Predicted 3D model of a 74-nucleotide RNA (transfer RNA) from Paludibacter sp. It matches the Rfam family "tRNA". Rfam classes the family as a transfer RNA. Rfam describes the family as follows. Transfer RNA (tRNA) molecules are approximately 80 nucleotides in length. Taxonomically the source falls in Paludibacter (Bacteria, Pseudomonadati, Bacteroidia, Bacteroidales).
[in-house]
């Protein structure tokens, strides 16, 4: 250089173009003598710029991060 995969809170993983959710993990507070286990609250996310559409994590394309396989050069 080429192809191809993958990017969502701290973490790990959903979502048929139509409410961005779940675990855990933080905080708060309840239950306990105290911790822990449990139980309820809650805080925080779509890698970036264009486009299509009424609507876009999702589709199209350039970018950029990583990954994998192939070629190149010595």
């Nucleotide at each position: 250089u080429g192809u191809c995969c993958c990017g969502u809170g701290g973490u790990g993983u959903a979502a048929u173009g139509g409410u961005a959710g779940c675990a855990c993990a933080g905080c708060a507070g309840g239950u306990u003598u105290u911790g822990g286990u449990u139980c309820u609250g809650u805080u925080a996310g779509u890698c970036g710029g264009a486009g299509u559409u009424c609507a876009a994590a999702u589709c199209u394309u350039c970018g950029c991060g990583g990954g994998a396989c192939a070629a190149c050069c010595a």